[in-house]
Context: one part of a larger RNA
Molecule: large-subunit ribosomal RNA, domain I
Organism: seawater metagenome
RNA sequence: AGCAUAUGGUGGAUGCCUAGGCACCAGGAGGCGAUGAAGGACGUGUUUACCUGCGAAAAGCCACGGGGAGUUGGACGAGAACGUCGAUCCGUGGAUGUCCGAAUGGGGAAACCCAACAAGCGUCAUGGCUUGUUAUCAUGUACUGAAUACAUAGGUAUAUGAGGCUAACGAGGGGAAGUGAAACAUCUCAGUACCCUCAGGAAAGUAAAUCAAAAGAGACUCCGUAAGUAGCGGCGAGCGAACGCGGACUAGACCAAACCAACCGGGUAACUGGUUGGGGUUGUAGGACCCCGAUGUGGGACUGUGAUUGUUAGUGGAACGGCGUGGGAAAGCCGGCCAAAGAGGGUGAGAGCCCCGUACACAAAAACAAAAGCAGCCUUAGGGAGUUCCUGAGUAGGGCGGGGCACGUGGAAUCCUGUCUGAAUCUGGGAGGACCAUCUUCCAAGUCUAAGUACUACCUGGUGACCGAUAGCGAACUAGUACCGUGAGGGAAAGGUGAAAAGUACCCCUGUGAGGGGAGUGAAAUAGACCUGAAACCGUAUGUUU
Numbered sequence: 001a002g003c004a005u006a007u008g009g010u011g012g013a014u015g016c017c018u019a020g021g022c023a024c025c026a027g028g029a030g031g032c033g034a035u036g037a038a039g040g041a042c043g044u045g046u047u048u049a050c051c052u053g054c055g056a057a058a059a060g061c062c063a064c065g066g067g068g069a070g071u072u073g074g075a076c077g078a079g080a081a082c083g084u085c086g087a088u089c090c091g092u093g094g095a096u097g098u099c100c101g102a103a104u105g106g107g108g109a110a111a112c113c114c115a116a117c118a119a120g121c122g123u124c125a126u127g128g129c130u131u132g133u134u135a136u137c138a139u140g141u142a143c144u145g146a147a148u149a150c151a152u153a154g155g156u157a158u159a160u161g162a163g164g165c166u167a168a169c170g171a172g173g174g175g176a177a178g179u180g181a182a183a184c185a186u187c188u189c190a191g192u193a194c195c196c197u198c199a200g201g202a203a204a205g206u207a208a209a210u211c212a213a214a215a216g217a218g219a220c221u222c223c224g225u226a227a228g229u230a231g232c233g234g235c236g237a238g239c240g241a242a243c244g245c246g247g248a249c250u251a252g253a254c255c256a257a258a259c260c261a262a263c264c265g266g267g268u269a270a271c272u273g274g275u276u277g278g279g280g281u282u283g284u285a286g287g288a289c290c291c292c293g294a295u296g297u298g299g300g301a302c303u304g305u306g307a308u309u310g311u312u313a314g315u316g317g318a319a320c321g322g323c324g325u326g327g328g329a330a331a332g333c334c335g336g337c338c339a340a341a342g343a344g345g346g347u348g349a350g351a352g353c354c355c356c357g358u359a360c361a362c363a364a365a366a367a368c369a370a371a372a373g374c375a376g377c378c379u380u381a382g383g384g385a386g387u388u389c390c391u392g393a394g395u396a397g398g399g400c401g402g403g404g405c406a407c408g409u410g411g412a413a414u415c416c417u418g419u420c421u422g423a424a425u426c427u428g429g430g431a432g433g434a435c436c437a438u439c440u441u442c443c444a445a446g447u448c449u450a451a452g453u454a455c456u457a458c459c460u461g462g463u464g465a466c467c468g469a470u471a472g473c474g475a476a477c478u479a480g481u482a483c484c485g486u487g488a489g490g491g492a493a494a495g496g497u498g499a500a501a502a503g504u505a506c507c508c509c510u511g512u513g514a515g516g517g518g519a520g521u522g523a524a525a526u527a528g529a530c531c532u533g534a535a536a537c538c539g540u541a542u543g544u545u546u
Base pairs, nucleotide, nucleotide: 001545002544003543004542005541006540007539008538009537015531016496017495020467021466022464023463024462025461026460027459028458029456030455031165032164039100040099041098042055043054044053046078047077050074051073061094062093063092064091065090066089070082071081072080105114106113107112115134116133117132118131119130120129121128136162137161138160139159140158141157142156143155144154169200170198171197172196173195174194180187184234210217211216221248222247223246224245225244231239232238252448253447254446255392259278260277261276262275263274264273265272266271283426285391286390287389288388289386290384291383292382298379299378300377302376303375304374305373308370309369310368311367312366314362315361316360320335321334322333323332336353337352338342344356345355346354397421398420399419400418401417402416403415407433428443429442430441431440432439483490484489503530506518507517508516509515
C1' cells in the first nucleotide's frame, strides 16, 4: 500500500411526518377612497432586535352582547400585576387614530420644511403653543365686471360632485412582430399581444326600416347542432358563416312631432320664439283633430314599512370498565353500552363510548342582507267618419377613398364614414346578395330595459387515483426576506430532540474556553441540539498478501 471483516468520523440520501402549497366544487361578497383609501414611515411593551397588534387615549380606551377560570400576543424567563364585584378571550357598535401617500394651504430630494386667516392658551410685549379652515377641476346659484354703450370674457363667494387604488371578467379608442405560407410581398399570426379611456357586479346587446319564401317566424344574450357545410382564398397557406332545428331564460317600456293650455319674450297686428304641463308612440299603418262610450280592473323594473329567514359571537349534545404486556394502551384478552352521532382530529402505540367534535336540536342587546304581505306613488280601454295635420334631414341614397361583414373588389348586396354631394313625406320609405318588374315583408335617421352569460383579488364550508421539503406557490422557517444591480429588475438557501424539557444538578481535565470523561433525567442520550442516518470521502482494530 491492496483486499476482507468489524467499528467510528464525515455527509444528509432514504423512510415516516406536516405546520404549507396546488386544483376544483358550493355558498357569500363583488368593491375601498377627501368622514383621507390601497400601501408605507416613525413610534408604541417593566425588560423588546424581529413578527403581530395598536397610534401620543399607541399588544390598547368605551358601551352592549357572548363566555366562565384563568390571564398580561408569537415567546421562554425574571419581576410586577389583573381576575367569580366575572378578567383574558370572542362578536357588534363607538372613541382615539402621529407623519407620508389621490395628498388637497405653499414648497419638497415621500414620511420633511415654511405659512396665512379665525378662535383659544401663554408673555409686560414680541417670539411661541392648540384646534379648525385655506388645492384643482366640473356643474348649479349669487355678486361683481374689461377692451366696448348694452353685454360677454374674466374675477369673487358658496353648494354639490370628481380626483386615487383594486385579481380576473366587460365596452370603446389605438394596434404590432416572431411565426405559417416549407423563400416572400397579397394573405396568415390577429384585431391576438401590448398601450390608452371608461364602467359594472356583471358588462355589452335588446323590442325588427329583422328573417323567411308562397308556408311562416316574431326583442336580445348564451349553449348544442346545422358544419368544417355554403362560401372566401397568391382558389396557396389557410379563413369560415347564415337560415333552420334543439335547449337555457323570458318582459317589455318611454320620448320627439301634430294638437291643447299656462307663463315669459318679439311684433302695431296677423303671427312667431322659448319654458312647463297635458296629449301621443305605430305598419293589418298609427296618432292628432271631430263624434260615441267606460271609472273599474289589471300591472309596475319606483318609494316606504315589513311577518319571517339568513350573516356577523355562541349553547345543548348519547354511550366503558377490568386483566396482563409495556416507559406509556387507544393494540390483545374478558365482559358491557350508545348510535338521527361508526365524518374527522387529539390524547405516552391503532379509541364510536377519554377530550374536541359529529348527527340532531337551539340562540342575538347591536349591526347588516334578503324578503312574502301591506301602504303610498305611477300607469292602464274601446268603437266610428272625414283625409286637414303629424310620424326623428345635411338624414336615407349617390360619387371618390377606406374600414367592417366568413366574403381579399369581386357580379358585391347589407353596415360604418374621411371628402364632395344630396331625396321622398303615407298616392311615402327600406329590405328580400349587382340591377329591374311583380310579389312578400318591415317602418331607419331618439332613449331605457331584468333573467339566462363571463370572472374570482376576497370570505365561509367542502373535495382530491394532487405534492410531501431538490416536491408543492419563488416563499411550510425573519420571503419577495437575505443578497445582486445606478436602475428597470433579478432573487435564494433554510422544516423534524422527546410523550413530557424531565434541556444534563454536582465532580474532574481544560484557556473562568471549545470539547470531553464521570454522575443524573429518560423507554431510548450512538434521542444532547438532536428522528431515521444510505453512498462518495477519511480513520481505527484485526486478519491476510506484497